Predicted 3D model of a 102-nucleotide RNA (Glycine riboswitch aptamer) from an Atribacterota bacterium. Of the family's consensus pairs, 90% are formed in the model. The prediction has a mean pLDDT of 77.

RNA sequence: AUGAAAGUAAUGGGAGAGGUCUUUUCUGUUACAGAAAAGAAGCCGAAGGGGCAAGAUGUACGAUACAUUUAAACUCUCAGGCAAAAGGACCAUUGCCGGACA
Repeated sequence: AUGAAAGUAAUGGGAGAGGUCUUUUCUGUUACAGAAAAGAAGCCGAAGGGGCAAGAUGUACGAUACAUUUAAACUCUCAGGCAAAAGGACCAUUGCCGGACA
């Protein structure tokens, strides 16, 4: 200072996948409904977490190989989730903070 990134707060947007099944207990009850706990085999990928491609660096080297480093919305599904609500990566606006370039 016509104030970058980062951070923070508020507001708005924000996907996917079974309101699955079984058993036990409790409550109200005629069947039945609700809640809790345990178990079963499925499914999702956007809290968090793990994995790596090119590239870079190093070593050996004929090609090239090996090692280190290494991102994501990709991938895994540990965690989390599978009606609504809540949560939700991420995006936008505004305020505060911040003090980069010039």